Formats: sequence, C1' cells, structure tokens
RNA sequence: GGGGGUAUAGCUCAGUGUUAGAGCAUGUGCUUGGUGGGCACCAGGUCCUGGGUUCAAUCCUGGUGUCCCCA
Repeated sequence: GGGGGUAUAGCUCAGUGUUAGAGCAUGUGCUUGGUGGGCACCAGGUCCUGGGUUCAAUCCUGGUGUCCCCA
C1' cells in the first nucleotide's frame, strides 16, 4: 500500500426489515444456623459514529477502533 471480517446489556454472543434477545455476572426474594450452592424474580441498550434507502433499519455507505490475509 491492497483485500477481507468484525463493532448489539457489565462480560461472552444470537438476531430473517415491523416494540432487540439468551447465557454468565450484578441486585432482590425463598431455601440454609451461616457461607456456598439451588430455585424464582427484577433491573440493565444512543444496536461504535456521520450520512443514505425505506412507512419502518439489525440493510447500504464514509469515518474510527479491532482482527486476519497479501505485498
């Protein structure tokens, strides 16, 4: 210098264009003499950022971060 992947909850990741989800973690309750464990429940999101298409964006595209390949 060229090409490609990736960016979504605190962490690891799903998500087919129509109100964005799971597991783990945090919190609360039950269970226990207590801790841990188990069970139940709650909370937590500018979907990296600017722009575009669309009634509607997780789509397209510039940028940035990051990873891989070629030179």

A computed fold for a 71-nucleotide RNA from Camelus ferus, annotated as transfer RNA. Its Rfam family is "tRNA". Its mean pLDDT, the model's own confidence on a scale to 100, is 82.